[in-house]
RNA sequence: GGGCGUGUAGCUCAGAGGUUAGAGCGCGUCUCUGAUAAAGACGAGGUCGGAGGUUCGAUCCCUCCCACGCCCA
Numbered sequence: 001g002g003g004c005g006u007g008u009a010g011c012u013c014a015g016a017g018g019u020u021a022g023a024g025c026g027c028g029u030c031u032c033u034g035a036u037a038a039a040g041a042c043g044a045g046g047u048c049g050g051a052g053g054u055u056c057g058a059u060c061c062c063u064c065c066c067a068c069g070c071c072c073a
Base pairs, nucleotide, nucleotide: 001072002071003070004069005068006067007066010025011024012023013022018056027043028042029041030040031039049065050064051063052062053061
């Protein structure tokens, strides 16, 4: 330099055009307990990597850029 892939909550990931963006773990409060743990209930936490474009509507499709990974040279 060329090609491909990934980027969504603190972490691991789902969501493949529409209704409020979700799960598990983690975190907080409460219940339970003599006290922990476990279990249960509730809750906080997201500019969906950035900028444009297409569309009535974009996390999702297209372009460019950035970061990371793999392959080729």